[in-house]
The prediction has a mean pLDDT of 80. Transfer RNA from a Candidatus Adlerbacteria bacterium, 84 nucleotides, folded computationally. NCBI's taxonomy places the organism under Bacteria, Bacteria candidate phyla, Candidatus Adleribacteriota. It was read from a public genome assembly. It matches the Rfam family "tRNA". By type it is a transfer RNA. Rfam describes the family as follows. Transfer RNA (tRNA) molecules are approximately 80 nucleotides in length. Its family is annotated with triplet codon-amino acid adaptor activity in the Gene Ontology.
RNA sequence: GCCGGGAUGGCGGAAUUGGUAGACGCAACGGACUCAAAAUCCGUCGAUCGCAAGGUCAUGGGAGUUCGAUUCUCCCUCCCGGCA
Numbered sequence: 001g002c003c004g005g006g007a008u009g010g011c012g013g014a015a016u017u018g019g020u021a022g023a024c025g026c027a028a029c030g031g032a033c034u035c036a037a038a039a040u041c042c043g044u045c046g047a048u049c050g051c052a053a054g055g056u057c058a059u060g061g062g063a064g065u066u067c068g069a070u071u072c073u074c075c076c077u078c079c080c081g082g083c084a
Base pairs, nucleotide, nucleotide: 001083002082003081004080005079006078007077010026011025012024019067028044029043030042031041032040046057047056048055049054060076061075062074063073064072
């Protein structure tokens, strides 16, 4: 230099003929149980603004297509593999 794959919450990891983003697990937090704790069980859990109702933003960064983009197109960054 060329080719292929990848980047999603605190972590792992789902979601594709484009249609509610974050299922499920772990961690964390609250509760039950216990003398206390562990284990187990129940609940909550992206960010921000707001008293609340609710609003806005969020899939590596930027742009485009579209009523609508994690998904399609282009450029860039980083990681993994292959070829030279």